[in-house]
RNA sequence: GCGGAAUUAGUUUAGUGGCAGAACGACUGCUUCCCAAGCAGUAAGCACGAGUUCGAUUCUCGUAUUCCGCA
Numbered sequence: 001g002c003g004g005a006a007u008u009a010g011u012u013u014a015g016u017g018g019c020a021g022a023a024c025g026a027c028u029g030c031u032u033c034c035c036a037a038g039c040a041g042u043a044a045g046c047a048c049g050a051g052u053u054c055g056a057u058u059c060u061c062g063u064a065u066u067c068c069g070c071a
Stems, first nucleotide, its partner, number of pairs: 001070007010024004018054001026042005047063005
């Protein structure tokens, strides 16, 4: 330099053109003499920019980062 893949919550991930889900973790409350465990709840996310569309996390283009292969 060329080609391919991935990017969603603090972490691991599901998802698909119509409100973004889960698990673990965090916090609050209940329970307990205390801790742990358990139960209930709360907060927290679509890498960035542009385009298509009534509507984009999803489709298209570009950028960035990571990984793989070729040279």
The RNA shown here (transfer RNA) has 71 nucleotides and comes from a Patescibacteria group bacterium. Its mean pLDDT, the model's own confidence on a scale to 100, is 81. It was read from a public genome assembly. Rfam family: tRNA. It is annotated as a transfer RNA.